[in-house]
Molecule: c-di-GMP-I riboswitch aptamer
Organism: uncultured Geobacter sp.
């Protein structure tokens, strides 16, 4: 390098919930917060699921899957 993922070691990242703020909402953003996560980094490319007061060449979910793409550590 690929695989692959320990009750290893450094670090990372945070679900409900609560405060505040943005939004018609789905949700989103900041600070509490840990219920998990080996890409829970990133991209709506396919399925999927939400949403509207404009049904459309709208929007929202990358922590619902699968695609891609970038990347730390390291035994077996």
């Nucleotide at each position: 390098g690929c695989c692959u993922g320990a009750c290893a070691a450094a670090g990372c990242c945070a679900a409900a919930c609560c405060a505040c703020g943005a939004g018609c909402a789905a949700u989103c953003g900041u600070g509490g917060g840990a219920c998990g996560g080996a890409a829970a980094g990133c991209c709506a490319c396919g399925g999927g699921u939400c949403c509207c007061c404009c049904a459309g060449a709208g929007g929202a979910c990358a922590g619902c899957c699968g695609g891609g793409u970038u990347g730390c550590c390291a035994a077996a």